This is a predicted structure of a 350-nucleotide part of an RNA (small-subunit ribosomal RNA, central domain) from a metagenome.

[in-house]
Context: one part of a larger RNA
RNA sequence: CUGGGCAUAAAGCGCGUGUAGGCGGCUUUGCAAGUCGGGUGUGAAAGCCCUCAGCUCAACUGAGGAACUGCAUCCGAAACUGCAGGGCUUGAGGCCCGGAGGGGAGAACGGAAUUCCCGGUGGAGCGGUGAAAUGCGUAGAUAUCGGGAGGAACGCCGGCGGCGAAAGCGGUUCUCUGGACGGGUUCUGACGCUGAGACGCGAAAGCUAGGGGAGCAAACGGGAUUAGAUACCCCGGUAGUCCUAGCCGUAAACGAUGGGUGCUAGAUAGUGACGGUUCCUAUUCCGGCACCGUCGGAGCUAAUGUUUUAAGCACCCCGCCUGGGGAGUACGGUCGCAAGACUAAAACUC
Numbered sequence: 001c002u003g004g005g006c007a008u009a010a011a012g013c014g015c016g017u018g019u020a021g022g023c024g025g026c027u028u029u030g031c032a033a034g035u036c037g038g039g040u041g042u043g044a045a046a047g048c049c050c051u052c053a054g055c056u057c058a059a060c061u062g063a064g065g066a067a068c069u070g071c072a073u074c075c076g077a078a079a080c081u082g083c084a085g086g087g088c089u090u091g092a093g094g095c096c097c098g099g100a101g102g103g104g105a106g107a108a109c110g111g112a113a114u115u116c117c118c119g120g121u122g123g124a125g126c127g128g129u130g131a132a133a134u135g136c137g138u139a140g141a142u143a144u145c146g147g148g149a150g151g152a153a154c155g156c157c158g159g160c161g162g163c164g165a166a167a168g169c170g171g172u173u174c175u176c177u178g179g180a181c182g183g184g185u186u187c188u189g190a191c192g193c194u195g196a197g198a199c200g201c202g203a204a205a206g207c208u209a210g211g212g213g214a215g216c217a218a219a220c221g222g223g224a225u226u227a228g229a230u231a232c233c234c235c236g237g238u239a240g241u242c243c244u245a246g247c248c249g250u251a252a253a254c255g256a257u258g259g260g261u262g263c264u265a266g267a268u269a270g271u272g273a274c275g276g277u278u279c280c281u282a283u284u285c286c287g288g289c290a291c292c293g294u295c296g297g298a299g300c301u302a303a304u305g306u307u308u309u310a311a312g313c314a315c316c317c318c319g320c321c322u323g324g325g326g327a328g329u330a331c332g333g334u335c336g337c338a339a340g341a342c343u344a345a346a347a348c349u350c
């Protein structure tokens, strides 16, 4: 390179925005670059292939032909691709109406609980475990009542419920703000899809500076257990967990399943708005959307399973895989304050 693949065997970038590029709806006219047909020129000789001939045959050699799948040029065709012009509305987008939502940012506020402090009552234990001990307590603990301080998290509602591209998002109110959906069919008229690089976002832990610190709690100290116990259990406890600004850029970042479009039996639950039917209504029934589940026929699959939310049938674009170990390592490079991240081998070995 050709091919075969990527849920679980090796393999989907953590997610998005988007540059180049690749690909691209219906219809019409033209051009003729791609495409197709024909002519001409060229495509050295030798060789290969075919026919014949010369050495007794063959190898070898000679003659003729074919071929040289290519290139150039001329003439022609116009279905498809392309290019140029015109038209269209189904793709895409805009507009109007409508409701749903823990989508994002900032600010303010609230109650329960834990802890601590002050005061009252009270008077010997509390706590903890398998059992204990360390620990706390007559300098008055635990318990209980009143008052106060501070930090973090928001019970019930809460739901195979909702929102977000993913990470993720849950007390209440206000301000600012993104997206999706339903209905109208009013406007633009292919404006689309994907996306190498690039740029942005990105749990937790970790890092820098400043703040904060109730609870929890790596490290650490102690008590137990044990042969030992650098653990599991218990008593303490510092970073951290929280906030602001800036780094880091990873994960079983998972649906272990890239994105887009079309097509391919059904059944049933939920969420959101809508249409029809019934007397307006509550609501019932029917119907079409969007999303989220369960079951399942065909198909697919090694099987498990999957099945209109495909892992089915197709097309377009990107990423990735190519035996195990060595190794996601070394070296080099880029990035980072560091930790390290990204890129990424080989010897050797089975």
Stems, first nucleotide, its partner, number of pairs: 004321003007304002012318001014201004021194003025088007033081002035077008049065006091191001092188003095184004103177007110154001115149007125136002162169002206247006215241002220236004258317006266295003270291003274287003299306002323350003332343004